[in-house]
Overview: A computed fold for a 1480-nucleotide RNA from an uncultured bacterium, annotated as small-subunit ribosomal RNA. It matches the Rfam family "Bacterial small subunit ribosomal RNA".
RNA sequence: AAUGAACGCUGGCGGCGUGCUUAACACAUGCAAGUUGAACGAGCCCGCACUGGUUUUGUUCUGCAAAGUUGGUGUGGGAAAGUGGCGAACGGGUGAGUAACGCGUGGAUAAUCUGCCUUUGGGACCGGGACAACUCUGCGAAAGCGGAGCUAAUACCGGAUAAGACUACGUGAGGCAACUCAUGCAGGAAAAUGGUUCAUACCGCCUGGAGAUGAGUCCGCGUCCUAUUAGUUUGUUGGUGGGGUAACGGCCUACCAAGACUACGAUGGGUAGCCGGCCUGAGAGGGUGAACGGCCACAUUGGGACUGAGACACGGCCCAGACUCCUACGGGAGGCAGCAGUGGGGAAUUUUGCGCAAUGGGGGAAACCCUGACGCAGCGACGCCGCGUGGGUGAUGAAGGCCUUCGGGUUGUAAAGCCCUGUCAUACGGGAUGAAACUGCCGCACAUCUCUUCGGAGAUGUGCAGUAGCUGACAGUACCGUAAGAGGAACCCCCGGCUAACUCCGUGCCAGCAGCCGCGGUAAGACGGAGGGGGGAAGCGUUAUUCGGAAUUACUGGGUGUAAAGGGCGUGUAGGUGUUCUGGCAAGUCCUCUGUGAAAUCCCUCCGCUCAAUGGAGGAACUGCAGUGGAAACUGCCGGAAUUGAGUACGGGAGAGGAGAGCGGAACUCCCAGUGUAGCGGUGAAAUGCGUAGAUAUUGGGAGGAACACCGGUGGCGAAGGCGGCUCUCUAGCCCGAUACUGACACUGAGGCGCGAAAGCCAGGGGAGCGAACGGGAUUAGAUACCCCGGUAGUCCUGGCUGUAAACGAUGGGUACUAGGUGUAGGGGGGAUUCCCUUCUGUGCCGUAGCUAACGCGUUAAGUGCCCCACCUGGGGAGUACGGUCGCAAGGCUGAAACUCAAAGGAAUUGACGGGGGCCCGCACAAGCGGUGGAGCAUGUGGUUUAAUUCGAUGCAACGCGAAGAACCUUACCGGGGCUUGACAUUUACCUGACCGCACGGGAAACCGUGUUUUCUCCCCAAGAGACAGGUAAACAGGUGCUGCAUGGCUGUCGUCAGCUCGUGUCGUGAGAUGUUGGGUUAAGUCCCGCAACGAGCGCAACCCCUAUCUUCAGUUGCCAUCCUUUCCAUUUACGGAGAGAGGCACUCUGGAGGGACUGCCCCGGCUAAAACGGGGAGGAAGGUGGGGGUGACGUCAAGUCCUCAUGGCCUUUAUGCCCCGGGCUACACACGUGCUACAAUGGUCUGUACAAUGGGUUGCGAAGCCGCGAGGUGGAGCUAAUCCCAAAAAGCAGGCCUCAGUUCGGAUUGGAGUCUGCAACUCGACUCCAUGAAGUUGGAAUCGCUAGUAAUCGCGGAUCAGCAUGCCGCGGUGAAUACGUUCCCGGGCCUUGUACACACCGCCCGUCAUACCAACCGAGUCAGGUGCACCCGAAGUCUCACUUUUAGUGGGCCUAAGGUGUGCUUGGUAAGGGGGGUA
Repeated sequence: AAUGAACGCUGGCGGCGUGCUUAACACAUGCAAGUUGAACGAGCCCGCACUGGUUUUGUUCUGCAAAGUUGGUGUGGGAAAGUGGCGAACGGGUGAGUAACGCGUGGAUAAUCUGCCUUUGGGACCGGGACAACUCUGCGAAAGCGGAGCUAAUACCGGAUAAGACUACGUGAGGCAACUCAUGCAGGAAAAUGGUUCAUACCGCCUGGAGAUGAGUCCGCGUCCUAUUAGUUUGUUGGUGGGGUAACGGCCUACCAAGACUACGAUGGGUAGCCGGCCUGAGAGGGUGAACGGCCACAUUGGGACUGAGACACGGCCCAGACUCCUACGGGAGGCAGCAGUGGGGAAUUUUGCGCAAUGGGGGAAACCCUGACGCAGCGACGCCGCGUGGGUGAUGAAGGCCUUCGGGUUGUAAAGCCCUGUCAUACGGGAUGAAACUGCCGCACAUCUCUUCGGAGAUGUGCAGUAGCUGACAGUACCGUAAGAGGAACCCCCGGCUAACUCCGUGCCAGCAGCCGCGGUAAGACGGAGGGGGGAAGCGUUAUUCGGAAUUACUGGGUGUAAAGGGCGUGUAGGUGUUCUGGCAAGUCCUCUGUGAAAUCCCUCCGCUCAAUGGAGGAACUGCAGUGGAAACUGCCGGAAUUGAGUACGGGAGAGGAGAGCGGAACUCCCAGUGUAGCGGUGAAAUGCGUAGAUAUUGGGAGGAACACCGGUGGCGAAGGCGGCUCUCUAGCCCGAUACUGACACUGAGGCGCGAAAGCCAGGGGAGCGAACGGGAUUAGAUACCCCGGUAGUCCUGGCUGUAAACGAUGGGUACUAGGUGUAGGGGGGAUUCCCUUCUGUGCCGUAGCUAACGCGUUAAGUGCCCCACCUGGGGAGUACGGUCGCAAGGCUGAAACUCAAAGGAAUUGACGGGGGCCCGCACAAGCGGUGGAGCAUGUGGUUUAAUUCGAUGCAACGCGAAGAACCUUACCGGGGCUUGACAUUUACCUGACCGCACGGGAAACCGUGUUUUCUCCCCAAGAGACAGGUAAACAGGUGCUGCAUGGCUGUCGUCAGCUCGUGUCGUGAGAUGUUGGGUUAAGUCCCGCAACGAGCGCAACCCCUAUCUUCAGUUGCCAUCCUUUCCAUUUACGGAGAGAGGCACUCUGGAGGGACUGCCCCGGCUAAAACGGGGAGGAAGGUGGGGGUGACGUCAAGUCCUCAUGGCCUUUAUGCCCCGGGCUACACACGUGCUACAAUGGUCUGUACAAUGGGUUGCGAAGCCGCGAGGUGGAGCUAAUCCCAAAAAGCAGGCCUCAGUUCGGAUUGGAGUCUGCAACUCGACUCCAUGAAGUUGGAAUCGCUAGUAAUCGCGGAUCAGCAUGCCGCGGUGAAUACGUUCCCGGGCCUUGUACACACCGCCCGUCAUACCAACCGAGUCAGGUGCACCCGAAGUCUCACUUUUAGUGGGCCUAAGGUGUGCUUGGUAAGGGGGGUA
């Protein structure tokens, strides 16, 4: 894009189309084929005319008239049946069958027929006998059938005639022939002198010719899938004779011959009506074959003939079968795949309508009759097309809805309102085209006949013109007019991307969605709803199907090194393809013309229904086929010639080419003998094993089998597999050289045939070594393995089979062309003679153009052309199943499907990873020092317990963490008691009142109750307003409730690791690369050099702070020498000590500002010249970033935190909020982390004594003094602090004691007594004193910290804090050891490599087993369908024979439908069970 559609939701009108795709299932009812009286006879009915009989009545009475009834004749009409004619073979339906001359297209018919029609000839003479109808009668339920008798014809029969025609035989002409034409002779064969008419005309009849139309038959070409169908055929193929047909023909028959078809696909199986066309597509194609048109086939199933011009006959006949119906049970009837309609089937397909008015058909002379063909109407949005559901105006942008950042936005000019219009629908009125014919009349022309006064008249028929009349199903429809009034008329799908269109709510991997990718696990633009939006619109979606996109079967127009795909290799058949020149032919090819290519359809133009759809006219086209004439370049064919392709001969050459025979040495094993003694062997280490019966080792001799070291080489040979000692014989191929010869002999190669590693198989040999299986020993969790000791098949030979490999260059063969360079093997030529140039053939590497998705290939192509073969078409299922074939078997070759997945795959990129590689770092290891792990205690955690033991943190990177301090409080937990606008904020309304406070009672308290006291500001001192408080009401407060996986902020970690990126340029199809890699160097992506890169940013470093040194400035509360004054102490020698004042700022110190260090200098190394840089040295307080801190790139871990804070969403609202009391967070069989104290003598203890720094202090530090053993008390000086206080530093030093012990170590635990803080130390504080004196004697596996003022050790201070420190944060004192080095462990950086990983190795992933489901295979069988063969039986019927009672019948025969029996083949269903497969 499309559809004969269906389904869901919805539905106003009209036009034109269209409507059982399924059960070719079964059908009730009605209709669908009749007509003709101008072919024929008879009967019946109705009318008219004439004429009788009879009855009645009247009368003018032998009569007449009227009415009734019953006859006859004539005439008109009607219906039904019959005889005859024509039609019924058309029209209409359906698509079962058919793979076929069925269809399409083009031819042939010299192999044919053709009713009616047109045209043109010739005829129609004489006779005859019947049968229906009818009458009588019989049988039967019926359908129907029979007997007797009568009768007509355009029904039937006999005879005559015979121009044609036909048949047989001649002659002539033509033709290749069959045959045609002309002609002669012979033969047999016609008819309705009918119908109508006054009559002719006219219509008919017989027989010819021609035509037209239609039909039959034959042929070329085209026409689906399957080779897992490869052979088929006996009337089969051909011939002769005969028969048959309209006609050729094995169409049939007898005989003869043995043929015929097939890989260019026979035969079989499956499917199917074919075509014009239709749908799609740029086209080529692909799909399809509804409607319309052409052909075919069929008519309940099968068979058969009859009639006829035509049938093997839809609404005919006979027979057989199935089914249905009627029946009196004897017997009959039927065939909707005609139009309607019914049932059934189905997702699904209409009215038992009107009419012959038109068109067409049958009959008829005609009128006319018939016509479910057809024309119309009805039903269905089934399709196409058109129209409408209103237009304008209208902003307080109404209300409502939805959203919201609460401001607003949107729905939205949308609505309302106002002004209009009048399509459709409604009502009323008017009202067609479609009608031409036909009939009557008249005129003209023509024909015929009659009459004629020959002028003509009349009649009939036909044609034309005129006039009048008549005919419409649709339909009172189309169309037109009028009226009223916006009034009656909108839905469907979608909104994550593809793909136009976004928000809220609900839900919470549920419910659901989904075309693909994929959504949904608490903020879903994807589910459901809503608002809004997008698209389409009387429809919109969904489903199904076809084509397209899909170059995804590639003719146009693809591929095969690695994505699927080159056959393992050769040889060669068919086939395909094929060098140069020349002559011819004209099959292919090209051109002209002719015929055909039906119509419709498509396309163009025009016309026309108001437009469109629909329709009409004309044109073009129908790309095809055939014929005719021509051309001769190319292909082809037939000749001739050539040599370059190919081959042959000749001369050389290399070689693991093949086959056979022989020979050789080394090694090995075994045997014999000698020497010799205790081990050998084997491994990572061992053991099994061998060995005192003498091994291994060694010497000599012998035997055996297999393989051939060195040479040996991306060297050689071969088609591939493959080939390796030497010699000989036989043999194939290849290369080079120069001449001669053949003359396209060539290339490829479906099938075929041959070769074909290893393993394997069969038979017979052989068997040294090795060695599946197997045994043993090890290893291991196990070890059916890797390692070791043994060892059988096998490996070897001969003969045969197998026929596969990663049979690989993963690259088929041939040929030509397209830069080079450099090796190597063989040969030739040239110049020089340790070398080089050149050429041919092989074999490697690098590389240009070009190719390639890239990798790569690149004269040995994967480049550019041509030729031939093989192969591919998503992954799995599966190289499986079934079938076939080969094989002894193993198995090979050929080779599916169901089902399942949304991928599988290639190359390259960036990462990550590796029990890959290289380089390099880090207290990473190593070297050291000290710890932890053992003990007791402290503290945190897990677990357990509990009413609660609140919560969080969980590898490193949780666990002395949040917590810089849980007795109450904190506090979030539990129990109980209370409150409900609330403990806290803002606002409004009303009421009351100052609030606060105080007292009493209850209570554990919170709180409740009672009482009491008192009113602020403005103000005109009424009212009122305001502030504040309480109450009521409403908004709201509150939440340490949830979500750290919705978030901000902050933080941890990799990691203070050296990295992470960008711009421009360049390279690459691209991801991306380059830069950032490389060579050095560094702590460093630090720096230098090089470089398609050049620069830059965040990081590194530096800048900042502290510290180490110096200078300068400034000196109080700091420091201080001398001098002076003064107080106290001491005054025995000596002379002093502590202060104060005054003085000074040199020093210490304090804190401001500066200097200093930069590889600056020297030497050496580094390097191609340099450089970065490294080593050493000098100087210096300090030397190579001096030491320390702060500073943390891009990012990672959905790391941590909603309980610091902030915050979205959710939840809660007399409770998850708030208050209070008490309890808990402090529990304790246990486990872990972090610490403290120890285990002692480098110690403990006692006495004495020396030296710090950082800090803190006014609800605070608190001196001296006094009291207490002590904690502490008392006291209160001083200090808002370089001034006073905390404050004693401790280790150390000096001396004494302890003497190796559970101790004078260690201090837990417990008892007692106290102190302090605090409302309160019971749960549950710290400290003190007395007493007690536990474990512990240096700590298993394992594990932590530290590289210098560090570890270790010693004390001091601070925050928190009423009190509580072994924790934390700081401070200083004393003060080491060791680092060979980078193999290893851990972590990290750079480069490189592999990768099937990318939530990235804590990755991915294989197979078994278990469970569930699914499809297919096998399967003892069993059921059903199709079909072959053989046989039996054999209806109707054609043909044939015989007979008889001879227009007829009976019987026989051949063939044969259906049926039956047997036996095969084949397809499908089902099945216990079996093996595998897929999915989860």